[in-house]
RNA sequence: UGAGUAGCACAGGUGAACGCGGCUGUUCAGACGAAAGGGAACAGGUGAGGAAAGUCCGAGCUUCGCAGGGCAGGAUGCCGGAUAACGUCCGGUGGAGGCGACUCCCAGGCUAGUGCAACAGAAAUAAACCGCCAUGCAUGCAUGGUAAGGGUGGAAAGGCGAGGUAAGAGCUCACCGCCUUCCUGGUAACAGGGAGGGCACAUGUAAACCCCAUCCGAAGCAAGACCGAAUAGAGAACCAUACGGCGGCCCGUCGUGUUUUCGGGUAGGUCGCUAGAGCCUGUCGGUAACGGCAGGACUAGACAGAUGUUCACCCAAUGACAGAACUCGGCUUAUCGUGCUACUCAUUAC
Numbered sequence: 001u002g003a004g005u006a007g008c009a010c011a012g013g014u015g016a017a018c019g020c021g022g023c024u025g026u027u028c029a030g031a032c033g034a035a036a037g038g039g040a041a042c043a044g045g046u047g048a049g050g051a052a053a054g055u056c057c058g059a060g061c062u063u064c065g066c067a068g069g070g071c072a073g074g075a076u077g078c079c080g081g082a083u084a085a086c087g088u089c090c091g092g093u094g095g096a097g098g099c100g101a102c103u104c105c106c107a108g109g110c111u112a113g114u115g116c117a118a119c120a121g122a123a124a125u126a127a128a129c130c131g132c133c134a135u136g137c138a139u140g141c142a143u144g145g146u147a148a149g150g151g152u153g154g155a156a157a158g159g160c161g162a163g164g165u166a167a168g169a170g171c172u173c174a175c176c177g178c179c180u181u182c183c184u185g186g187u188a189a190c191a192g193g194g195a196g197g198g199c200a201c202a203u204g205u206a207a208a209c210c211c212c213a214u215c216c217g218a219a220g221c222a223a224g225a226c227c228g229a230a231u232a233g234a235g236a237a238c239c240a241u242a243c244g245g246c247g248g249c250c251c252g253u254c255g256u257g258u259u260u261u262c263g264g265g266u267a268g269g270u271c272g273c274u275a276g277a278g279c280c281u282g283u284c285g286g287u288a289a290c291g292g293c294a295g296g297a298c299u300a301g302a303c304a305g306a307u308g309u310u311c312a313c314c315c316a317a318u319g320a321c322a323g324a325a326c327u328c329g330g331c332u333u334a335u336c337g338u339g340c341u342a343c344u345c346a347u348u349a350c
Stems, first nucleotide, its partner, number of pairs: 001346010012314007020047002023044006032037001049321001053332002056330005061220004068251004073216005078092005093107001094105004108211002113209002115205003129150002131146007158176002161173003178197008224271004233262006242256005279296007
């Protein structure tokens, strides 16, 4: 200097003018509304994201359920830790990719059982097309042996080398691989080493059925609570040996009425609704995720739905993706531009 890898921050700022929503304070009105309830002026502070998106996980909160057992169903799937919890995050182990910094993982079990493997190929749960060897007849055929070589395929009776054989084969041996067992290190996943074994339970597939381990109430802010106003009831079924509730079913348990058809009234106001498993700064512990302690600040709550417009200056910036609706922790997806930190590789110079 160039090319990369991982992480962090910002997403405009300052001033003025006009205009919206909400909070706090002061003052005013009682005339708005049928009622519940609402209104006006001034001053001060404040008002849309890193993803607010997706609605994919987990929770807080609300209602139902006094709880419980079993079956079915669903989710996760190496080990250890963090967390309110999670399918998330951190660290490690194993595997794969990359020269590397690093990144990714569909990561328990095929020696419990069942299934599938098209086509090609002789043969896909044990097979002989070509080939090799032996014998006989005779130039090609027949019989027997073989699975080392070739072909097909993603996969063909563990791999490679040597010996041996009629030719071959774990037939035998050494080294790997697999299995059993012991020792060492580690919390563990696992790593290293020793001894022995059959040389095969035949290959792959569990995001195939399945087995194993762990875990799992449902519905949802249009949840739910209160206030005001208005209204019209008429039938049917079951009826304690019944009906209904408890995610589905059974047991069990609780309650005493339950379910349903037609028709009518209201759809207004307030709460829930924002002070938090929250944010910022410092410090301590921890490899880290994160946690403890101390201090500081209060930063949207709309409801046919506010958070805007103009001007000037600075500037990388409104030119991208894009707009709160109960809240929070994540994951996933979309995305313009600027800055910073650390590391890797290549080249050059000293």
Source information: This is a predicted structure of a 350-nucleotide RNA (Bacterial RNase P class A) from Eubacterium sp. It matches the Rfam family "Bacterial RNase P class A". Rfam classes the family as a ribozyme. Gene Ontology terms of the family: dimeric ribonuclease P complex, tRNA processing and ribonuclease P activity. Its mean pLDDT, the model's own confidence on a scale to 100, is 75. Taxonomically the source falls in Eubacterium (Bacteria, Bacillati, Bacillota, Eubacteriales).